This is a predicted structure of a 162-nucleotide RNA (glmS glucosamine-6-phosphate activated ribozyme aptamer). It was read from a public genome assembly, where an Rfam model found it. Its mean pLDDT, the model's own confidence on a scale to 100, is 78.

RNA sequence: UAACUUUAUCAAGCGCCAGGACUUGAAUAGUACUUAUUCAAGUUGACGAGGAACAGGGUUUAUCGAGUUUUCGGCGGAUGCCCUGCGGUGUUUUCACCACCGAUAACAAGUCUACAAAGCUAUUGAGGAAUCGAUAGUACAAAAAGGCUUAGGUGAAAGGUC
Numbered sequence: 001u002a003a004c005u006u007u008a009u010c011a012a013g014c015g016c017c018a019g020g021a022c023u024u025g026a027a028u029a030g031u032a033c034u035u036a037u038u039c040a041a042g043u044u045g046a047c048g049a050g051g052a053a054c055a056g057g058g059u060u061u062a063u064c065g066a067g068u069u070u071u072c073g074g075c076g077g078a079u080g081c082c083c084u085g086c087g088g089u090g091u092u093u094u095c096a097c098c099a100c101c102g103a104u105a106a107c108a109a110g111u112c113u114a115c116a117a118a119g120c121u122a123u124u125g126a127g128g129a130a131u132c133g134a135u136a137g138u139a140c141a142a143a144a145a146g147g148c149u150u151a152g153g154u155g156a157a158a159g160g161u162c
Base pairs, nucleotide, nucleotide: 014076015075016074017073019072020044021043022042023041024040025039026038027037028036029035047065048064049063054085055084056083057082058081059080086102087101088100089099090098092158093157094156095155096154097153108150109149110148111147112146119138120137121136122135123134124133125132126131
């Protein structure tokens, strides 16, 4: 350098870790201990639900609840949002504007219905520890979604019916 083989990784509420918190070891100090400081090696650092995919550009603390000793703090990314083009819908066709959307292309308001995981309990694996997992049982959301109700384009031209 090339080929082959094996292992790990290939994430998108996701990844990372200079602070903080926590563990262990060593050194030093003292009031001698379940102490403080420094150094080294580690651990932790968001629980799920929902959300993309017509193209290009821009932007960053991008929806919802559960839990409550740090789910603190920071960095990056991202399905969010905005703009432009294209496309669809707004009950015949075409065009313009307006509104709402993205090939599942109708949003909004009200109302109804359904859906988590962490957690908790038991057992258990790894580690000296902080801590990280596995299995079984069991409980509880909101938003988006779905059902129902309510209201919903303007102008021009053309066509059809009475």